This is a predicted structure of a 73-nucleotide RNA (transfer RNA) from an archaeon.
[in-house]
RNA sequence: GGGCCUGUGGUCUAGUGGUUAUGACGUCCGCUUGACGUGCGGGAGGUCCCAGGUUCGAGCCCUGGCAGGCCCA
Numbered sequence: 001g002g003g004c005c006u007g008u009g010g011u012c013u014a015g016u017g018g019u020u021a022u023g024a025c026g027u028c029c030g031c032u033u034g035a036c037g038u039g040c041g042g043g044a045g046g047u048c049c050c051a052g053g054u055u056c057g058a059g060c061c062c063u064g065g066c067a068g069g070c071c072c073a
Stems, first nucleotide, its partner, number of pairs: 001072007010025003018056001027043005049065005
C1' cells in the first nucleotide's frame, strides 16, 4: 500500500427498515443471614464509533472517515 471482517450501557451480547434498543455479568438499594456468600425482589446506567446520504421512517441499507482484528504485498 491492497483485500476482507468487526464497532450497540463498565464488560460480553440479541436485535427481519416500524411501539419505550434485548439479555447475562458487574454495580446500587431492599428482603433473607449472627456475618459473608447464595437466593429473591427492585433501581441506576445506551442518545447504537464519527460525518453525510437513501427512505414517510435507519442500530439495521449506501458512501467517506476513525479504531480494532485477519490475510496478501
The coordinates come from a structure-prediction model, not an experiment, and the mean pLDDT is 83.